[in-house]
RNA sequence: GAUGAACGCUAGCUAUAGGCUUAACACAUGCAAGUCGAGGGGAAACGGCAUGGAAUGCUUGCAUUUCAUGGACGUCGACCGGCGUACGGGUGAGUAACGCGUAUCCAACCUGCCCAUGAGUAGGGAAUAACCCGCAGAAGUGCGGACUAAUACCCUAUACAGUCCAAAGACGGCAUCAGAUUUGGACGAAAGAUUUAUCGCUCAUGGAUGGGGAUGCGUCUGAUUAGUUUGUUGGCGGGGUAACGGCCCACCAAGGCAUCGAUCAGUAGGGGUUCUGAGAGGAAGGUCCCCCACAUAGGAACUGAGACACGGUCCUAACUCCUACGGGAGGCAGCAGUGAGGAAUCUUGGUCAAUGGGCGCGAGCCUGAACCAGCCAAGUAGCGUGCAGGAAGACGGCCCUAUGGGUUGUAAACUGCUUUUUUAUGGGAAUAAAGGAAAUCACGCGUUGAUUUUUUGCAGGUACCAUACGAAUAAGGACCGGCUAAUUCCGUGCCAGCAGCCGCGGUAAUACGGAAGGUCCGGGCGUUAUCCGGAUUUAUUGGGUUUAAAGGGAGCGUAGGCCGUGGGUUAAGUGUGUUGUGAAAUGUAGAUGCCCAACAUCUGAAUUGCAGCGCAUACUGGCUCACUUGAGUGCGCGCAACGUGGGCGGAAUUCGUCGUGUAGCGGUGAAAUGCUUAGAUAUGACGAGGAACUCCGAUUGCGAAGGCAGCUUACGGGAGCGCAACUGACGCUUAAGCUCGAAGGUGCGGGUAUCAAACAGGAUUAGAUACCCUGGUAGUCCGCACAGUAAACGAUGGAUGCCCGCCGUCUGCUCUAAUGAGUAUGCGGCCAAGCGAAAGCGUUAAGCAUCCCACCUGGGGAGUACGCCGGCAACGGUGAAACUCAAAGGAAUUGACGGGGGCCCGCACAAGCGGAGGAACAUGUGGUUUAAUUCGAUGAUACGCGAGGAACCUUACCCGGGCUUGAACUGUAGGAGACGGUUGGCAGAGAUGCCUUCAUUCCUUCGGGACUCCUAUGGAGGUGCUGCAUGGUUGUCGUCAGCUCGUGCCGUGAGGUGUCGGCUUAAGUGCCAUAACGAGCGCAACCCUUUUCUUCAGUUGCCAUCAGGUCAUGCUGGGCACUCUGUAGAUACUGCCGCCGCAAGGUGUGAGGAAGGUGGGGAUGACGUCAAAUCAGCACGGCCCUUACGUCCGGGGCUACACACGUGUUGCAAUGGGGAGUACAGCGCGUUGGAUGUGUGCAAACACGUUCUAAUCCUUAAAUCUCUCCUCAGUUCGGACUGGGGUCUGCAACCCGACCCCACGAAGCUGGAUUCGCUAGUAAUCGCGCAUCAGCCACGGCGCGGUGAAUACGUUCCCGGGCCUUGUACACACCGCCCGUCAAGCCAUGAAAGCCGGGGGUGCCUGAAGUUCGUAACCGCGAGGAGCGACCUAGGGCAAAACUGGUGAUUGGGGC
Repeated sequence: GAUGAACGCUAGCUAUAGGCUUAACACAUGCAAGUCGAGGGGAAACGGCAUGGAAUGCUUGCAUUUCAUGGACGUCGACCGGCGUACGGGUGAGUAACGCGUAUCCAACCUGCCCAUGAGUAGGGAAUAACCCGCAGAAGUGCGGACUAAUACCCUAUACAGUCCAAAGACGGCAUCAGAUUUGGACGAAAGAUUUAUCGCUCAUGGAUGGGGAUGCGUCUGAUUAGUUUGUUGGCGGGGUAACGGCCCACCAAGGCAUCGAUCAGUAGGGGUUCUGAGAGGAAGGUCCCCCACAUAGGAACUGAGACACGGUCCUAACUCCUACGGGAGGCAGCAGUGAGGAAUCUUGGUCAAUGGGCGCGAGCCUGAACCAGCCAAGUAGCGUGCAGGAAGACGGCCCUAUGGGUUGUAAACUGCUUUUUUAUGGGAAUAAAGGAAAUCACGCGUUGAUUUUUUGCAGGUACCAUACGAAUAAGGACCGGCUAAUUCCGUGCCAGCAGCCGCGGUAAUACGGAAGGUCCGGGCGUUAUCCGGAUUUAUUGGGUUUAAAGGGAGCGUAGGCCGUGGGUUAAGUGUGUUGUGAAAUGUAGAUGCCCAACAUCUGAAUUGCAGCGCAUACUGGCUCACUUGAGUGCGCGCAACGUGGGCGGAAUUCGUCGUGUAGCGGUGAAAUGCUUAGAUAUGACGAGGAACUCCGAUUGCGAAGGCAGCUUACGGGAGCGCAACUGACGCUUAAGCUCGAAGGUGCGGGUAUCAAACAGGAUUAGAUACCCUGGUAGUCCGCACAGUAAACGAUGGAUGCCCGCCGUCUGCUCUAAUGAGUAUGCGGCCAAGCGAAAGCGUUAAGCAUCCCACCUGGGGAGUACGCCGGCAACGGUGAAACUCAAAGGAAUUGACGGGGGCCCGCACAAGCGGAGGAACAUGUGGUUUAAUUCGAUGAUACGCGAGGAACCUUACCCGGGCUUGAACUGUAGGAGACGGUUGGCAGAGAUGCCUUCAUUCCUUCGGGACUCCUAUGGAGGUGCUGCAUGGUUGUCGUCAGCUCGUGCCGUGAGGUGUCGGCUUAAGUGCCAUAACGAGCGCAACCCUUUUCUUCAGUUGCCAUCAGGUCAUGCUGGGCACUCUGUAGAUACUGCCGCCGCAAGGUGUGAGGAAGGUGGGGAUGACGUCAAAUCAGCACGGCCCUUACGUCCGGGGCUACACACGUGUUGCAAUGGGGAGUACAGCGCGUUGGAUGUGUGCAAACACGUUCUAAUCCUUAAAUCUCUCCUCAGUUCGGACUGGGGUCUGCAACCCGACCCCACGAAGCUGGAUUCGCUAGUAAUCGCGCAUCAGCCACGGCGCGGUGAAUACGUUCCCGGGCCUUGUACACACCGCCCGUCAAGCCAUGAAAGCCGGGGGUGCCUGAAGUUCGUAACCGCGAGGAGCGACCUAGGGCAAAACUGGUGAUUGGGGC
């Protein structure tokens, strides 16, 4: 885009075309084929008329009614007869066929009615139906008797012509043939009617129309259908027919068809045409037209011009109906209609007015053909549902919002206009060109023509026209994630649902449902089904086969296809002209007609086809004559692991014998099994046997492929080069066919040294039916025979020609004199063009072309099943479907990964030091418990973490008691008052409630305001949820060296290059190289601190010099030199030297220097990763609570305790512990504070003074060192736990604080597997300070200084990381992906003992009707008939096979 459609929602009108696609299923009822009285006998019905009778009206004759008679009349049921019924109408079951289409032929045919021509129409006869009488039957109907007519039937006559026979036979043709003309013989016709005009009848010829037959070509699928056929193929002779013919029959021959697809099976009416498509094609065959076939299924003939007959006959069968049970009737695939089936398809309508048909002289009759109407959006076309103005951008709705607004929306309201349509009223066709009836006229006198009058319309009072009213009567459907035009909110929460494909939905859904808005189409819109297109996705036009599906394993070769150069001829293909045909309709162009359009009519071209006749001859083909370059032959020369048979050879393995010799051998990652004192292994000699051929050896060579390797010989085959003698296209390819064909396998017979499936043992392992080891049988070898497959690979079929080059090589030949050049056939490597999706190929093509063969058409199912063929078997060849998925696949790219490779780094390992893991305690976590044990953090990257300080508070949790504009903040309105403070009392656990005492504010423009309380109201409040909606902040990889960009270049593209390579560095740090050149974020540097020096400054610091003073002290004056503090600078840069290096740079016990190679430390964290952490620090979207999930108070809990883990502290002691004495720091902090003096107390501490608002005071460091005790022990170690007594803080130390004293004195004697930190002022060890803080569970955290080591060979390994490269089926990226069994469910399918069908064929038996044939008895005057018989056959029965379906316990695999 389309449809004979169906379904859903919706629906105003008109025109036009269409309407059982399914059950060729069954049918009630009505209608669909009759007509002619001008063929006939007649008269049942109707009418008129006539006659007669009766009755009535009423009167003497009419009228009406009724009865009877009359066929004389109009007419006419039934009957005889003629014509028609073979047309028209329906359906598509069958049919793969001369059925259909197209072209040709019939010298092999028929044709009623019609037209033309010729001739004729004479004489006779016998019946029969109806009617009448009778009989039988339920009915259908049948029978008997008697009468009668015809255009019914029969006989005779005539017949030029006709048919047949016989004879002669011109012209002609297409083989059989045909046959003008002539002669003779035989046979064969008729019907009448009437109104006298005509209509009929018979014979013959010709025509027209219609039919019959034959042939060429075309006409679906299957080879898992390959052979088929017996009247079959042909002939001779008959029969039959309108006619040809095996159409039928007798005889004879053995043919006919078929891989160019016979036969069989399945499906199907064919064509004109229809849909689609640019076309070529593909699909379809409804309506209309042509042809065919059929009429319940099957068979058969009769009649007839025509049938083997839809509304005829006979028989058989099924079904339905009637029946008195004896018998009968029927055929909607005609029009309506009914039932059934189905998703689904209409009225039991009107009329013969028109068109057409039948009959008739005609009028006319009949006509479900036809024309009309009805129903149905079921298609196409047309019209309408209003038009113009109208912004307060109204109300309402809805959404968003920065709360201003936006959108629906000029839409509505409102104003003006119009009236198609609707409704009402009135008028009102054409279709009748024609025919009928009547009259008149004309002529050539007819079935003639003209004129006039009259008459014929179903649709229909319809179309159309006019008038009136009045926007009045008239809009929906689908969609809005992408494809695909059109988006927001709410609801829902992987539910409900959507979905054509991709896919959407798990709490912010443009995808579900609703709404608003929008988009598309519009009297329709969507969905479903089917066809074509897109699909170059079966490729003729117009595809492919190295790797995506696809080259046969190879060769030979038949049919077939294709084929070199020149000449001649032919004209089959081909081209061109013309003739015939190609029905009409359709389609198309123009014109015309319905108001327009759809539609219709007319005219033209077209109908690409087929056939005939000419012409042309390039190309293809046929025939023919030549040619040599393709192909082959010959001669010469070398070449090779080419094949087959024979002979020969040495080394090695194994075995045997003998000798030497002694304890192991062998084997492995390590072992063991095994062999060995009965002498192995090792070694020497001799012997046996089988198999394979070291070196040469190579990108070598040969062969069709498989394949081929010691030497030699015989036979066989081959390609190459050279010569140019011979043949003269002899060629290429190759279905079918034949042959060869690795390894393994099979059969028979040999052989068997080695090796070695199966098997055995030993190991390995969780296991190990494996890898490893020791043995070992088939086999491996030979002969004969089978088998016929491989990643049989160059994953690349064969042949021929053409197209830049370079390098190497085998074998020949030529030149030159040669380390060379050329040429030919091979074998290889690298590239231009070109090709290719790319990888790549590239004269050995995967390039450019031609020819032939083979093969492919999404993945799986499956190279499976069934069938067939082959095979001894194993198995091979051929080779599907159901079902299922939306992919499977190729090449390349970037990452990630690898028990891949290379390079490099890091306390990563190693080398060391000290710890953890064992004990007790502290602290955090898990778990458990609980009313609550609030919440979060959970590998590294949670666990002395948020918390830098939970007794109350904190506090978020639990219990209980209160409040509800609320504990805090704020707007508005109203009221009251200062607020607040001071003093009490009562109740209560307190919050809170009630009562009470005292005094009473500030500013002011005098209006009021500030402040507090109360009431009302708008906001509140939430540590409630979501860190997977977020901001911000943080951890980690990782202080790792990376991450990117611009322009250019390369690539179809993803992307690459740069950023790779070499060297170097801590570093993508730098240098060199370079299709890249530059740049950015990172690195480094800049910043802070520390180490050295300098400048300036000099108090609270310092004191060298001067002065004073003290028991002593920078204590004081003074000074700023030093230390120090602060400020500003300097210094270090591989700068210098040696060596190495192109350079960058490296290196050195180098120099110098306080410091040496980023001097030490800190801050500083690229692009990104982990949906990492945090909604409980803060902020914030959405959701949730609102007398509570908010808030206040008291108490409790966060501190629980069978247990497990992390992080720490103290220890286990003598490098120690206790006691006494004693030296040296730095960073901080401090007036609600830090200290100190004196006194008291054993002490924690208390009391009273003093000092410091700080370089001033705090401010004694401790390890160390000296002396002394302890002497290796559960101790003078260790200090947990417990008892008693106290101190301090605080409203309050019970749950639940710290500290002091006395007493008690646990575990623990250095810690398993495993594991952590650290490379120098580091580890270890020692003390000091600070934050939080009333106090403190701090042994924690953050800082400070004192003392002060050991070790690093090195990068194999473990962990982590960086760069390059490689493989990949991974991309959520190896914690990936993924295979098979088993278990459960579902689905389709194969096999299966069987069981049940189906269509077609075969054989035997039986055999209706019927044609034909035969026939003595019977009938008939006769013609003839009856009866009987024969042949054939539908159907029926029986039988055995083949083919094809369904089903089947069980079973096999397959899919999800």
Molecule: small-subunit ribosomal RNA
Organism: uncultured bacterium